Small-subunit ribosomal RNA, 3' major domain from an uncultured bacterium, 473 nucleotides, folded computationally. The prediction has a mean pLDDT of 87.

Context: one part of a larger RNA
Formats: sequence, C1' cells, structure tokens
RNA sequence: AGUCGGGGCCCCGCACAACCGGCGGAGCAUCAGGAGUAAUUAGAUGCAACGCGUAGAGCCUCACUUGCGUGUGACAUGGAUCGGGAGCGCUCAGAGAUGGGUGUGCCUCCUUUGGGGUCGUUUCACAGGUGGUGCAUGGCUGUUGUCAGCUCGUGUCGUGAGAGGGUGGGUUAAGUCCCGCAACGAGCGCCACCCUCGUUCAUUGUUGCCAGCCCGUUAUGGUGGGGCCUCAGUGGAGCCCGCCCGCGUCAACUCGGAGGAAGGUGGGGAAGACGUCAAGUCAUCAUGCCCCUUAUGUUCAGGGCUUCCCCCAUGGUACAAUGGCUGGUACCGAGAGUGGCGAGCCUGUGAGGGUGAGUGAAUUUCGGAAAGCCGGUCUCAGUUCGGAUUGGGGUCUGCAACUCGACCUCAUGAAGUCGGAGUCGCUAGUAAUCGCAGAUCAGCCACGGUGCGGUGAAUACGUUCCCGGGCCU
Repeated sequence: AGUCGGGGCCCCGCACAACCGGCGGAGCAUCAGGAGUAAUUAGAUGCAACGCGUAGAGCCUCACUUGCGUGUGACAUGGAUCGGGAGCGCUCAGAGAUGGGUGUGCCUCCUUUGGGGUCGUUUCACAGGUGGUGCAUGGCUGUUGUCAGCUCGUGUCGUGAGAGGGUGGGUUAAGUCCCGCAACGAGCGCCACCCUCGUUCAUUGUUGCCAGCCCGUUAUGGUGGGGCCUCAGUGGAGCCCGCCCGCGUCAACUCGGAGGAAGGUGGGGAAGACGUCAAGUCAUCAUGCCCCUUAUGUUCAGGGCUUCCCCCAUGGUACAAUGGCUGGUACCGAGAGUGGCGAGCCUGUGAGGGUGAGUGAAUUUCGGAAAGCCGGUCUCAGUUCGGAUUGGGGUCUGCAACUCGACCUCAUGAAGUCGGAGUCGCUAGUAAUCGCAGAUCAGCCACGGUGCGGUGAAUACGUUCCCGGGCCU
C1' cells in the first nucleotide's frame, strides 16, 4: 500500500422479510454423468457446464466405427512431358465409390510444322488434416457488473515506499452535485447525445381511411369523389424541479401540490471503465510450434452420435368443477411468402388429395387467435379427470422413414388425488395465464429458443438476520 475477519460505522441490491406462482413426488421431452458398446465423435464442469455451442444428427452434416477403394490426391498454384477420346448418351459388373464396352463429339488467333485457352496422361515441387497444445497466440465471448469505480498532470507533504487530491458535512441511481479543505485541474467510466413506446401540431395521401355529397347492392369503401378521422411516412413541439408551498447552510437537493398525455434519469432497449478468473473457444475463423503424409489425407456403402439397471439438471403435461366435453359468438399485435404463400370449388371422419384465382404483397395468401362471453351436459369418482404405453389402419416429406421422422384415425387407458429435507422466479402492464408468428428447415423428434400481442393480480412493516456489493476505519 492492499487483501481478508464468525471487527466496527454508514449505504445498496427480489439479498432477506411480505405476497403470488413454481421446482423437489408422477409419466413424458431434452441435456449431462455413469454403465454398456465395433463405435455410441468431441468440447463446455460451482455461481459463470448440463433445452449449452446445435437457428433442425434418417443419407448428407460427421469429426466416431466396420468394410470396399485411392495414392500429386475431393481442392489450389507453378514447372517439365505427351496427347486431342473435353463433354454428353446407352449399356455391363459392383453395395456404391469405381472399372469395362459402345455411339456421338472438339474453342480461338495467326493461317503454319505454330502460339494461346481448355481438358486429359505421366512426373516434380506440393496439397490436405474437425490431428495436439486456449498453459505459445490474435480475434471473439462469459463473469465480477450497468457495480461506481479506475487513473493521470502540475504543485504540496514524507529520507523513502508512498500520502494528498478520491478524505470530512450534506445529497444522489451515480467519484451525481453542493459546501468545506494543500490542493488545483484533467482523462477513462456515470449522465447526456442514439433507437423505440406514450401526447399533440404541420405536411404528404396509395395499395391505407370514409365524416360530409352522390351512385349502386340482400350485403361489403363496392363506385365517383374527399383530405374530416384512423393509419402510415417526414419534420417540429412537449418534462426543465420550469411554477407554488414546506424543509434545508439564502447551497446541492428533497417532500407535497397545480397544470399536463406524460413528473422528477417518464417505460424499455442498445451501450459494459482499469482490471480479475493462465475463465471459455486451435471444432467459426486466423495463427506459432509439434505431429500424420500408400495416412491422423480423401471417396463410397452400411452402422453410430437415438443404447439403458441407475443418477442429476432444465422444461412441458397433469392430478380436475375458478374444471372437462360440446353448440353458438367476439376481439390482437408482430411477422413470413416465387423451387414460395396458396383463396375459392370438389373430395376424404381426419392428416390430406385434385383443380387452381390472386400475389415478389399497407393491394394477395398464411389467417376463423386462444383464454373470453352466451347456452347445454358431467356431480367428486382414479371419473366424461389424466393422457403415458401398446395394437390395427392411414397421410405427407424425401433416392430412402427397419435401426431412427412428423401427423391423422379406431381401439387400449399406466402413473398421478398437489409432492420430504430443501430450493427458484417475480415489484406493474410485472407475476400468473392464453394463444399467434419467424429463424433453422425437404421433413422433423420444437414441449426448445427468439419475438408478438390478449386477460391481468397480490405484497413490500422494515433492514435484526442469510447472500453479494460499495465508502470510511
């Protein structure tokens, strides 16, 4: 000078407390450990690994395993050499890669025996490696933590390491600001500038809208038209403790009120200081060194990553009446679409199938949101709860659904009656609950993840205690 303390003072955070809903018990999904396997590729391991990289493992992916091959190679550049049989079609052997047979067939310049392009043979340099090392590295990322800190110049103090400024009194979300002070200033952070949501004005109106005028329809902005409204774009205004009162050092600030769509950083996002963890990643990529080079390269056909006595983690579904089933009926937002979305009509109980208008989309399609509301039924049961499992029959995608796809339909109808010790999330349009859309994607093991809206609470006395953090000592 720091760090730590079951030392002290002060302060903060869903940290505790209060409230609501979960997990831990059940069956299922996914990940991981372990076991087993020819192989079940490999990475990530307290918080900060475990629905993680993977925004899609049937083949491919693919790195693993078994087997058939190849040997300048699946891919690149250059030199030498020889050649015009490059490419396309048919066919045979084979699991295929590959190999054999056969037919057809050849660019351009100068016009030449040549040069160039391109393709092929042989050969030499080399290619190639998801092989090792993240403890050799770059880049990127997690975490502490959106915590309020981390430093410097000049001057001052100290022999010096260093101190001071950054402490103190107040205040703030904040090293935020004020006052004081041997300090005075500055930088990286904080704040603000950026995006979005909430109000309003002006302007522009097509594919959007329809108040007034008019035409038409069983009905519909359907038509003429309009520039009111909604909405969409663009540009302004608006919130600043600005006004009033109280408190306070005539300060910073803070409490209450008015006005206002919004009130004290208005809500949300993006944005992450100096550093820490030899944190993570050589398997995104790049890269030093090491290693392989008839193989640790590469092609192909199968298999595997999908096993299963067990164990953990994260989820979704339930155990029912605030409910299940059934008939009718209402209202979003945000997105996506041409190898696509696919209306309407026909057909099938259905998944779907046939035909196919429109639409590169404020025009058309996905697309009739669900919970909700109005009726009916069930009456407390392992049930009209719950849907696992299994059997039969189908649909679709795709060379191909056996290992190992999703969906439909008929039948079957398991555990489960609210879960021990313990543990998690959440402070408002939040929790809880309800659906919808996209990415990846032929299809999909999505109950995941990312967004979108609908309905919409309870509680916070307080800071003694648990956890983490900040200042001073």